[in-house]
RNA sequence: AGAGUUUGAUCCUGGCUCAGGAUGAACGCUGGCGGUAUGCUUAACACAUGCAAGUCGAACGGUCUUUUCGGAGAUAGUGGCGGACGGGUGAGUAACGCGUGAGAAUCUGGCUUCAGGUCGGGGACAACAGUUGGAAACGACUGCUAAUACCGGAUGUGCCGAAAGGUGAAAGAUUUAUUGCCUGAAGAUGAGCUCGCGUCUGAUUAGCUAGUUGGUAGUGUAAGGGACUACCAAGGCGACGAUCAGUAGCUGGUCUGAGAGGAUGAUCAGCCACACUGGGACUGAGACACGGCCCAGACUCCUACGGGAGGCAGCAGUGGGGAAUUUUCCGCAAUGGGCGAAAGCCUGACGGAGCAAUACCGCGUGAGGGAGGAAGGCUCUUGGGUCGUAAACCUCUUUUCUCAAGGAAGAUAAAAAUGACGGUACUUGAGGAAUAAGCAUCGGCUAACUCCGUGCCAGCAGCCGCGGUAAUACGGAGGAUGCAAGCGUUAACCGGAAUGAUUGGGCGUAAAGGGUCCGCAGGUGGAACUGAAAGUCUGCUGUUAAAGAAUUUGGCUCAACCAGAUAAAAGCAGUGGAAACUACAGAACUAGAGUACGUUCGGGGCAGAAGGAAUUCCUAGUGUAGCGGUGAAAUGCGUAGAUAUUAGGAAGAACACCGGUGGCGAAAGCGUUCUGCUAGGCCGUAACUGACACUGAGGGACGAAAGCUAGGGGAGCGAAUGGGAUUAGAUACCCCAGUAGUCCUAGCUGUAAACGAUGGAUACUAGGCGUGGCUUGUAUCGACCCGAGCCGUGCCGUAGCUAACGCGUUAAGUAUCCCGCCUGGGGAGUACGCACGCAAGUGUGAAACUCAAAGGAAUUGACGGGGGCCCGCACAAGCGGUGGAGUAUGUGGUUUAAUUCGAUACAUACGCGAAGAACCUUACCUAGCCUUGACAUUGAUAGAAUCCGUUAGAGAUAAUGGAGUGCCAGUUUACUGGAACUUGAAAACAGGUGCUGCACGGCUGUCGUCAGCUCGUGUCGUGAGAUGUUGGGUUAAGUCCCGCAACGAGCGCAACCCUCGUCACUAGUUACUAACGGUUAGGCCGAGGACUCUAGUGAGACUGCCUUCGCAAGGAGGAGGAAGGUGAGGACGACGUCAAGUCAUCAUGGCCCUUACGGCUAGGGCGACACACGUGCUACAAUGGUUAGGACAAUGAGAGGCAAUACCGCGAGGUGGAGCAAAUCUAUAAACCUAAUCUCAGUUCGGAUUGUAGUCUGCAACUCGACUACAUGGAGCUGGAAUCACUAGUAAUCGUAGAUCAGCCAUGCUACGGUGAAUACGUUCCCGGGUCUUGUACUCACCGCCCGUCACACCAUGGGAGUUGAUUUCACCCGAAGCGGGGAGGC
Repeated sequence: AGAGUUUGAUCCUGGCUCAGGAUGAACGCUGGCGGUAUGCUUAACACAUGCAAGUCGAACGGUCUUUUCGGAGAUAGUGGCGGACGGGUGAGUAACGCGUGAGAAUCUGGCUUCAGGUCGGGGACAACAGUUGGAAACGACUGCUAAUACCGGAUGUGCCGAAAGGUGAAAGAUUUAUUGCCUGAAGAUGAGCUCGCGUCUGAUUAGCUAGUUGGUAGUGUAAGGGACUACCAAGGCGACGAUCAGUAGCUGGUCUGAGAGGAUGAUCAGCCACACUGGGACUGAGACACGGCCCAGACUCCUACGGGAGGCAGCAGUGGGGAAUUUUCCGCAAUGGGCGAAAGCCUGACGGAGCAAUACCGCGUGAGGGAGGAAGGCUCUUGGGUCGUAAACCUCUUUUCUCAAGGAAGAUAAAAAUGACGGUACUUGAGGAAUAAGCAUCGGCUAACUCCGUGCCAGCAGCCGCGGUAAUACGGAGGAUGCAAGCGUUAACCGGAAUGAUUGGGCGUAAAGGGUCCGCAGGUGGAACUGAAAGUCUGCUGUUAAAGAAUUUGGCUCAACCAGAUAAAAGCAGUGGAAACUACAGAACUAGAGUACGUUCGGGGCAGAAGGAAUUCCUAGUGUAGCGGUGAAAUGCGUAGAUAUUAGGAAGAACACCGGUGGCGAAAGCGUUCUGCUAGGCCGUAACUGACACUGAGGGACGAAAGCUAGGGGAGCGAAUGGGAUUAGAUACCCCAGUAGUCCUAGCUGUAAACGAUGGAUACUAGGCGUGGCUUGUAUCGACCCGAGCCGUGCCGUAGCUAACGCGUUAAGUAUCCCGCCUGGGGAGUACGCACGCAAGUGUGAAACUCAAAGGAAUUGACGGGGGCCCGCACAAGCGGUGGAGUAUGUGGUUUAAUUCGAUACAUACGCGAAGAACCUUACCUAGCCUUGACAUUGAUAGAAUCCGUUAGAGAUAAUGGAGUGCCAGUUUACUGGAACUUGAAAACAGGUGCUGCACGGCUGUCGUCAGCUCGUGUCGUGAGAUGUUGGGUUAAGUCCCGCAACGAGCGCAACCCUCGUCACUAGUUACUAACGGUUAGGCCGAGGACUCUAGUGAGACUGCCUUCGCAAGGAGGAGGAAGGUGAGGACGACGUCAAGUCAUCAUGGCCCUUACGGCUAGGGCGACACACGUGCUACAAUGGUUAGGACAAUGAGAGGCAAUACCGCGAGGUGGAGCAAAUCUAUAAACCUAAUCUCAGUUCGGAUUGUAGUCUGCAACUCGACUACAUGGAGCUGGAAUCACUAGUAAUCGUAGAUCAGCCAUGCUACGGUGAAUACGUUCCCGGGUCUUGUACUCACCGCCCGUCACACCAUGGGAGUUGAUUUCACCCGAAGCGGGGAGGC
């Protein structure tokens, strides 16, 4: 000294929370010792038992005991002193109660000093004796008696009175030296009283007060006083907070804080109050009395029922309450107190001990050495790491501990006696590492990390938050960190919190300026002089108790603790001085303010009069079928004549143009013209007053619209309402009507985003450009223009300020004064109360409860049925489809023993993984089997491997027969070892298409082949960030150019790569054939290398050239060229997004199964079928079908293969097989052309479906293959809403090939060629994208955020017919004890 938490990130505002200290504490776990302190904070609840105040025989009379008769002792009673101290508690009290400082009208036992006195008498009452009542407590009557008990007389300094005069004391005792007693004076101490100042909260408590305020005269008291009484007066207190309500003992101090402050008032000390509750007095120096009295009440106890007794908030202790607080201890040895002449007695005050880690302080639980880094634990990548020099082990020490011996001070007391603590502290010796460590934490804040378990469960949490299968946050363990005889938690206080801000905050937008003005009180106030001295400054004096705190010295071994000394003390009071400032008084000033005079300005206000345009209505004319209204309509009006048009009339409201960031007004607000009344501002002059000023709590006035009351008025508009539309609905937006209202008069209401979201006043601090008013200069006849001054009103902007936005001489700058207001969000401007109001409502204005945020400004993105620019088969323009039919295929759903699994918007969901499920595949189901396993490694056993059979079985498999002895090396001819293979027991392990694609790698999709995505340095910004990358052009393109606080660079774009298109060169078989020759007429042969082609190398295209536009980049047109502006196509996919897809290609962490979730086998299933959807195929026909004839390709494939020719079969196909491992062999291209037929029909269209018979593949075509022939011949006549692809060799259409493959459910997919179009005006709209800008309460980012009702449960609060309790006040009634008074009687 700060930190965490609002956001994707930032800066601020702002709350919440934490780290510190401290406690009379409590709880949890743990616990060795000593010292010093502390210990019912709650029930001022109730108390058993014991003790806590007695003493004096030297005041008195008795009685008793004892005696050595001299005495000694005890003490019930009378009497004296003390029981008003000491000890306890904090209920009450907001008060002269306390604190502080003063004061005058008082008393004061005992103590000290001084002065004086103490003479002489009297009568009683206890005790005692007798009688007697009562259960008891306690009495009653009669009689006797003493005193320092009581009462007169005398004297008397005193007191009263002006005086005269009056009043008015005493006590003795004993050891003969003292001590009492009385009076007076003084001191000290203690007490009573008065005053100034200070002393909590609430105004949702604003008025209170009749002894109340004062006076006079009394009473009363120790004393002043309405303290009390009588009379008189009507005062007194209060916004500087009376009264009322709530809470509370006050202080020195204590805790905290840098301080100022805040909180608190245990222990110790001072004061006050109280003593079961309430009241009362008595005695006394002192009480209205804790362990006294009387009365009342509640409670408890005793009782013979008649009546009595009691008061722990003394010390112990008990019950109760509570989270919680000790022994029914020892002693008067010390200190102190009471009595006493004294000895002494009493003392739960006090001194001590006991209990409690309750707090503070100190000490210890060992020290040194010791590595194979032991065992063991934990972890692990299996190498290790860590606990850890820690242990063991060796050496040493003895504070503590145990035992033993000695043994205090406390006794400042000269001698004797006397110590509770206590045989304690302390000292010495012996023994032996011996007797002694826990608690909390370990995600961040905050020091300290891993494993296991758990799986939004259990739980944690001070705040943020953790936990949904890899939790450093839960629980356990190992380890670590912190503190340590303690450690954590909880509670409450201060701090941090500048988060109530005096020191030390704010109010444009975060909470916060009153709607505006006037103005009493209050606060503040211009320049100069004199006085006095209230504030102020200063010297001195008194006080500010002790303790505590501070500094310092000393004593306990240190410390805590204790003692001494010193310094300080802000406050209050007194007194002396100073006179600058403020206040005050006096006299004077003019710059503030006001007045006057002279111009001038204006929608300032009020009242009256006048005016025209428009609207509606009425009347009349003309005129005919519509008008009106809307996005489109309809309701509505109109043939009973509307709308339109012409003329006349009526009514009400509002005042076009001028008109303007122009004017006026305090604000609200004010707009036709004229008149009257009235208020104000500015400018100018400087005549007058002489600080008269500013602000302004309460208070008053004004105060838009709506609304209310009463009366008018009512054209238009128009809440409510009706109708028509829109809509899912439409209590709305739109339309047709229309009441209140809007208008006027008189009142009320008193609020608005009443906003500049910016209170008023004054002064100062750069400018520039407008505009309104006045004055003025040069000049002018005059008016402009140009300039100066003042006042107003705007824009931009410097310094400065601000969190930023922004403000910026009209401040949100720099300062002063005054007022108002704010203190987290919600609850809530709500409830209750009060005031105002006719009402509506307004003003004032909470709490419980709840959250950790709410909020401001700015930033990056994303989004918008915001804007600008641009692009894309995105739309449009076209062509062809899908959606309707049948069928193929996939998906969903359903079904099933199983219908294995995955994919499931666009984007691989749905002819997708699957480039091919009859078995296999296969992962699924049923059944039968195996358990070191079908497969791998290790070591150990046996055997060559291997081949052919038989039986059982669905097969796996089981049993069994036969054949067979290999290879290499050694040794040698018995054999041994090795490699591969097989076998079987046991073990490590295998195995898993089991789970998690949300643990991962790899791969892939998508935005998107969209033009973007970033970095370095610099600059700007407090910062997130910005700039660059924006702007002007251009491009397919962040492509390029220009400009620019940016300059450069990287990944993307483009290019480099492949294919096609042109040419050249090289090469020439299996390809080609122009020329030449041959020929069976086929490039067939010879031959050729020209052409086509093949396949290698090159060339070619660059806006290069021309014209034109442009600064340039570039564009447009043209030439040449095979190709022209990226020539066409492909491969190539930036930063990233979607927790996108895949654990079932593969790989892999973790979890799970292990005679099974592994493995083998047979059969079945993946092919089911009411239905829904996607993608295809074939069609619906004449641009066609059928038949016959005829023509032209390219790619690719081929040995378990492609197969020619020939023959057989209607055909699928079969037989046989030339050729070909391929530029050589293997194929019918089809659309097309020619000819014929069909003639618009469910057909010679269409081919589904079905029957029969076959072919082929294959162990095997039943579930479940393809194909062929004959027969059959369904739906369908171009397809609703909707929707898809395509911009040129493209769409459309036609066939061909290949992969997978035994075969094939392929109409799929991937390739190939043939024929070969139409259209694009253009970017308004739909979709997607890019870029700039704007708004945003979104950032998981619009599939966002978010509001309200309802249902259920719970929490808190308000209202509620009422009901009940408590407190206080007022009035009245009864009324104890007591005090005062009067009277009678007695003494």
Molecule: small-subunit ribosomal RNA
Organism: metagenome